[in-house]
């Protein structure tokens, strides 16, 4: 340089035939329980979905460009 893939709470992922409040596990916080911790149970906080545009009544999802990471080829 060429051709692909990837990006979603702190972490790992789901959601990608466009449709109401973006879901789950782990983690975090609070409470109950306990001599105390853990476990269990109950509740809670936390993601403008990598960035900027486009299409659409409506975009995490389509299209374009860029960025990050990664794979193959040269």
């Nucleotide at each position: 340089g060429g051709c692909g893939c990837u990006g979603u709470g702190g972490c790992u992922u789901a959601g990608c035939u466009g449709g109401u409040c973006a879901a789950a596990g782990c983690g975090c916080c609070u409470g109950u329980c306990u001599u105390g911790u853990a476990a269990a149970c109950a509740g809670g906080a936390g993601a403008u979905c990598c960035u900027g545009g486009c299409u659409u009544u409506g975009a995490a999802u389509u299209c374009c460009a860029g960025c990050u990471g990664u794979g193959c080829c040269u």